[in-house]
RNA sequence: GGGCGAAUAGCUCAGCUGGGAGAGUGCCUGGAUCACACCCAGGAGGUCACAGGUUCGAGCCCUGUUUCGCCCA
Numbered sequence: 001g002g003g004c005g006a007a008u009a010g011c012u013c014a015g016c017u018g019g020g021a022g023a024g025u026g027c028c029u030g031g032a033u034c035a036c037a038c039c040c041a042g043g044a045g046g047u048c049a050c051a052g053g054u055u056c057g058a059g060c061c062c063u064g065u066u067u068c069g070c071c072c073a
C1' cells in the first nucleotide's frame, strides 16, 4: 500500500426482509435470611464509533473518516 471483518447499556453479545432498541451478566431498591451469599420481584442505565447521503421512515442501505483484529505484498 491492497483485501476482508468488527464497532449497539459498565462488560460479553443478539437485533431476521428498513418500521417495537433488546438478552445475559453487573449495578440500585424491595422481599427472603439472625446475617451474608444464592434465590424471588421491580427499577435505573443507549449520541447504535464519527460525519454526510438515500428514504415517509435507517442499528440495518450508500459514501467518506476513525479505532481494533485477520490475510496478502
Base pairs, nucleotide, nucleotide: 001072002071003070004069005068006067007066010025011024012023013022019056027043028042029041030040031039049065050064051063052062053061
Annotation:
Transfer RNA from Gelria sp. Kuro-4, 73 nucleotides, folded computationally. The sequence is in RNAcentral, with records from Rfam. The coordinates come from a structure-prediction model, not an experiment, and the mean pLDDT is 83.